[in-house]
Context: one part of a larger RNA
RNA sequence: UGACGGGGACCCCCACAUGCGGUGGAGCAUGUGGUUUAAUUGGAUGCAACGUGAAGAACCUUACCAAAUCUUGACAUCCUCUGACCCCUCUAGAGAUAGAGUUGUCCCCUUCGGGGGACCGAGUGACAGGUGGUGCAUGGUUGUCCUCAUCUCGUGUCGUGAGAUGUUGUGGCUAAGUCCCGCAACGCGCGCGACCUUUCAGCCUAGUUGCCAUCAUUAAGUUGGGCACUCUAAGUUGACUGCCGGUGACAAACCGGAGGAAGGUGGGGAUGACGUCAAAUCAUCAUGCCCCUUAUGAUUUGGGCUACACACGUGCUACAAUGGACAAUACACAGGGUAGCGAAACCGCGAGGUCAAGCAAAUCCCAUAAAGUUGUUCUCAGUUCGGCAUUGUAGUCUGCAACUCGACUAUACGAAGCUGGGAGUCGCUAGUAAUCGUAGAUCAGCAUGCGACGGUGAAUACGGUUCUCGGGGCU
Numbered sequence: 001u002g003a004c005g006g007g008g009a010c011c012c013c014c015a016c017a018u019g020c021g022g023u024g025g026a027g028c029a030u031g032u033g034g035u036u037u038a039a040u041u042g043g044a045u046g047c048a049a050c051g052u053g054a055a056g057a058a059c060c061u062u063a064c065c066a067a068a069u070c071u072u073g074a075c076a077u078c079c080u081c082u083g084a085c086c087c088c089u090c091u092a093g094a095g096a097u098a099g100a101g102u103u104g105u106c107c108c109c110u111u112c113g114g115g116g117g118a119c120c121g122a123g124u125g126a127c128a129g130g131u132g133g134u135g136c137a138u139g140g141u142u143g144u145c146c147u148c149a150u151c152u153c154g155u156g157u158c159g160u161g162a163g164a165u166g167u168u169g170u171g172g173c174u175a176a177g178u179c180c181c182g183c184a185a186c187g188c189g190c191g192c193g194a195c196c197u198u199u200c201a202g203c204c205u206a207g208u209u210g211c212c213a214u215c216a217u218u219a220a221g222u223u224g225g226g227c228a229c230u231c232u233a234a235g236u237u238g239a240c241u242g243c244c245g246g247u248g249a250c251a252a253a254c255c256g257g258a259g260g261a262a263g264g265u266g267g268g269g270a271u272g273a274c275g276u277c278a279a280a281u282c283a284u285c286a287u288g289c290c291c292c293u294u295a296u297g298a299u300u301u302g303g304g305c306u307a308c309a310c311a312c313g314u315g316c317u318a319c320a321a322u323g324g325a326c327a328a329u330a331c332a333c334a335g336g337g338u339a340g341c342g343a344a345a346c347c348g349c350g351a352g353g354u355c356a357a358g359c360a361a362a363u364c365c366c367a368u369a370a371a372g373u374u375g376u377u378c379u380c381a382g383u384u385c386g387g388c389a390u391u392g393u394a395g396u397c398u399g400c401a402a403c404u405c406g407a408c409u410a411u412a413c414g415a416a417g418c419u420g421g422g423a424g425u426c427g428c429u430a431g432u433a434a435u436c437g438u439a440g441a442u443c444a445g446c447a448u449g450c451g452a453c454g455g456u457g458a459a460u461a462c463g464g465u466u467c468u469c470g471g472g473g474c475u
Base pairs, nucleotide, nucleotide: 007475008474010472011471012470015465016464019428020427021426022425023424026317027316028315029314030313031312032311033310034308035307043052064303065302066301067300068299069298070297073127077126078125079123080122081121083119088101089100090099091098092097106117107116108115109114129292130291132290133289134288138286139285140281141280142279143277145275151189153187154186155185156165157164158163169181171180172179196269197268198267199266201237202236203235205233206232207231210227211226212225215224216223240263243257244256245255246254247253319421323378324377325376326375327374328373329372335366336365337364340359341358345354346353347352385417391412392411393410394409395408396407397406434456435455436454437453438452440450
């Protein structure tokens, strides 16, 4: 000087407390461990691995295993030689491949000798190739402490020096090293804040594909008409402790109030200082060194990554009456669409099919939002609960192909679960939790996962800091 203390005093935080809802018990989904296996590819392992990389393993992907094949190679450059190449057909084979056949004879320049270019095939080695090893050789990227309030520097001063001071304070204040006051310090920088984006109110401009108050018109903003309103999207205004009162040290600031759509960083987001963990990643990529080179490279078919006594994590569905079933009926936002979205009509109980309008979309389509409301029924039962559990049968769709191993539909079957889940443990402070549905990426097909969107919409704390975890400055 730091770090540490089951030392001290101070401050902060869904850290506790106060509440609400979960998880831990059941079934299933998914990931991991373990076991098994020819292989169950490999990475991630306290918080900060375990619905993680993977925004989607039937083949491909694919890295693993078995078998069958290739050796200048699936991919790249250079050299030599040959010829246009492609395409198509047949045979053998699981296929990769191997063999046979058909058609046809590239482009530019030219002194017509030839030269150049791209492409196919053959040869020769230089080389290619490696998801092989090392993240403890590395770059780049990322997690975490932490959106915590810190981390430093120049000059000066103090100290023999390491260093100190500044950044400290028995001063205050803040979300904040935020600001004020004091002070041998005076200033700068990275962070904080602001600048960016979104949301919230108004104004102006514009008026189609959007909208409809007045006038006509229609089944319908459908059409004429209009751009008032809604909305859209370019600009602009607005919030600054600006105003008033109180407290305070005539400070910073705090408390209350007015006006205001909004009030004290208005609510979200992006933004992550110096550093820590030899943290993660050589399998995104790049890369040193080491290793393989008729194989640790490459191709193909099939299998595996989907196994299953078990253990754990994360989720979904439930155990019902604040409910289930049936019927009627209302209200969103944000997205996606041409190898696409696909209306209406018809067929099918249904998944879906047929035909096909419109739309590269404020125009057309996906597309009926669902919880909700109204009515009927069930009457506390393993039931009209539960069933995306399990199993049989019959189907639909995608795709060369659903056996291993897809999703969905109909019908039958109808497990567990009725002490709402032990010890324990997790999330959340407001349009939040809880609950309800919608669309999207990936994607041929496949979502209980993921990141978005809106609907309904609480309780409690803010009169707290005794205790637990974590963080900050002082000692």